[in-house]
């Protein structure tokens, strides 16, 4: 330089043909329960769906550039 995959919660990851309020599990935080810790159980709290910008009545989801990580060719 060139072809691929991949960026969704603090951390691993879903996410159906585009359709209105994006979700688990660990984690966090308060309450319960314990003499106390852990373990449970309730409830919460955390998102620019990497960035733009483009088509639709609507985009995490489709198109294009951008950037950043991994593979492979050179």
């Nucleotide at each position: 330089g060139g072809g691929c995959g991949c960026g969704u919660a603090g951390c691993u990851c879903a996410g159906u043909u585009g359709g209105u309020u994006a979700g688990a599990g660990c984690g966090c935080u308060a309450c319960g329960u314990u003499g106390a810790c852990a373990u449970c159980g309730u409830a919460g709290a955390g998102g620019u769906c990497a960035c733009a910008a483009g088509u639709u009545c609507g985009a995490c989801u489709c198109u294009u550039g951008u950037c950043g990580c991994g593979c492979c060719c050179a």